[in-house]
Molecule: c-di-GMP-I riboswitch aptamer
Organism: Mollicutes bacterium
RNA sequence: AAAUUGAAAAGCCAAACCUAAAGUGAUUUAGGGACGGAAAACUACAGGGUCUCACGAGAGAUAGCCAGUUGCCAAU
Numbered sequence: 001a002a003a004u005u006g007a008a009a010a011g012c013c014a015a016a017c018c019u020a021a022a023g024u025g026a027u028u029u030a031g032g033g034a035c036g037g038a039a040a041a042c043u044a045c046a047g048g049g050u051c052u053c054a055c056g057a058g059a060g061a062u063a064g065c066c067a068g069u070u071g072c073c074a075a076u
Base pairs, nucleotide, nucleotide: 003076004075005074006073012037013036017032018031019030020029021028022027035064041069042068043067047066048065049062050061051060052059053058
């Protein structure tokens, strides 16, 4: 430097659900909360999937669906 793997510890993130706010909606933000996560970090002017509005063109949501990019620790 590269490849493969993820047993444990520390630290980190935070599903469902509840409260408040925004939105027609999917959903998002903040607080609580912890199902899980070794990329649950970033990316929705690349691609597929799912969902919402309109049900005509189209406009949106989701990266914790697949995916793309970068990367920490440990072991081999």